Notes
This is a predicted structure of a 116-nucleotide RNA (SAM riboswitch aptamer (S box leader)) from Sphingobacteriales bacterium UTBCD1. The prediction has a mean pLDDT of 83. Taxonomically the source falls in Sphingobacteriales (Bacteria, Pseudomonadati, Bacteroidota, Sphingobacteriia).
RNA sequence: AACUUAUCAAGAAAGGCUGAGGGAAUGGCCCGAUGAAGCCUUGACAACCUGUCCCGGUAAUACGGGACAAGGUGCCAACUCCAACUCUGACUAAAAGCGUCAGAGGCAGAUAAGUC
Numbered sequence: 001a002a003c004u005u006a007u008c009a010a011g012a013a014a015g016g017c018u019g020a021g022g023g024a025a026u027g028g029c030c031c032g033a034u035g036a037a038g039c040c041u042u043g044a045c046a047a048c049c050u051g052u053c054c055c056g057g058u059a060a061u062a063c064g065g066g067a068c069a070a071g072g073u074g075c076c077a078a079c080u081c082c083a084a085c086u087c088u089g090a091c092u093a094a095a096a097g098c099g100u101c102a103g104a105g106g107c108a109g110a111u112a113a114g115u116c
Base pairs, nucleotide, nucleotide: 002115003114004113005112006111007110008109013042014041015040016039017038021031022030023029026083027082028081043076045074048072049071050070051068052067053066054065055064056063080108085105086104087103088102089101090100091099
C1' cells in the first nucleotide's frame, strides 16, 4: 500500500516552545495574532484490542452481557462541519432532470481489530 469486519448524532483541554496556517481532497462554510499547524509535558474523554472481575451459557471449551480503566491504540471546534452521485417526499413556479427544504442509500474518509 491492498483486502475483510465493526463503528462514526454522544464524550473530553491546560501549560511550555514556536509563529501562519488549519478543517483529507474539490466546492462551500468555518476556525486562526484573544495564537493555526507542529513538537514537548500533564490532564481528560472513550471503551476497539489485551488484561482483571461479575453474570448467563457449556460436560469442558466456545459464545453472549456487564463492571473496571492497568497495558496497546484512538481521540479532545462545528454530525465524518456540510455538500458533491442516486432515489424518495414536500415546497415555490406557467413549467422542475437542473431551484429550496427534509429524509434514505451510495462514494470518499477516519479509527480499531484482523489477513496477505